Predicted 3D model of a 91-nucleotide RNA (c-di-GMP-I riboswitch aptamer) from Candidatus Kuenenia hertensis. Model confidence (mean pLDDT): 82 of 100. It was read from a public genome assembly, where an Rfam model found it. Rfam family: c-di-GMP-I riboswitch aptamer. Its family is annotated with cyclic-di-GMP binding in the Gene Ontology. Of the family's consensus pairs, 80% are formed in the model.

[in-house]
C1' cells in the first nucleotide's frame, strides 16, 4: 500500500405511506417521510428469478370471465448471482 474484515468516526441514502405528474400495465419520476442499508453506488448492452400487458393454445363453459401452458415486448439493481467503481481504518 494491498486483501479480507466490519469496532469507532465523519457522512450518505432512504421502505411503507401520502401529494404532483407520466404509463393500458408491473412501475417510474418529483416533494414529504424513515423501515432499514457497508456498496440500498452503477450496470435489466451479463445471467437467472419474480411482476405486467399482448397474443395463440389447450381445459371448463350456453357465451365470457378465471385460472395454466408457450412466444414476443416491457418492468424490478432495497429479490438472488455476476462484473465494474468507492468512504474510514479498530481487532
Nucleotide at each position: 500500500c494491498g486483501u479480507u474484515c466490519g469496532a469507532a468516526a465523519a457522512g450518505g441514502c432512504a421502505a411503507a405511506c401520502c401529494u404532483u405528474g407520466a404509463g393500458c400495465g408491473a412501475u417510474c419520476a418529483u416533494g414529504g417521510g424513515a423501515c432499514g442499508c457497508a456498496a440500498a453506488g452503477u450496470a435489466g448492452a451479463a445471467g437467472g428469478g419474480u411482476c405486467u400487458u399482448u397474443u395463440u393454445g389447450g381445459u371448463u363453459u350456453g357465451a365470457a370471465a378465471u385460472a395454466c401452458a408457450a412466444a414476443a415486448a416491457g418492468a424490478u439493481u432495497g429479490c438472488c448471482u455476476u462484473a465494474c467503481u468507492g468512504c474510514c481504518g479498530a481487532a